[in-house]
RNA sequence: GCCGAUGUAGCACAGUGGUAGUGCGUCUGCUUCGUAAGCAGAAGGUCCAGAGUUCGAUCCUCUGCAUCGGCA
Numbered sequence: 001g002c003c004g005a006u007g008u009a010g011c012a013c014a015g016u017g018g019u020a021g022u023g024c025g026u027c028u029g030c031u032u033c034g035u036a037a038g039c040a041g042a043a044g045g046u047c048c049a050g051a052g053u054u055c056g057a058u059c060c061u062c063u064g065c066a067u068c069g070g071c072a
Base pairs, nucleotide, nucleotide: 001071002070003069004068005067006066007065010024011023012022013021018055026042027041028040029039030038048064049063050062051061052060
């Protein structure tokens, strides 16, 4: 330099055109003499950035950025 993949909550990931969810973690409560475990609830996200298509974009298209892989 060229090609490809990935980018979504603190971490790991799902989702797929109709304003986003799971597990772990965090917080609160219940339970216990207390802790852990268990149960219930809650908080936490400009879906990498910009532009385009669309009535509507996390999702489709283009460009850029970051990470990873391959080729030279």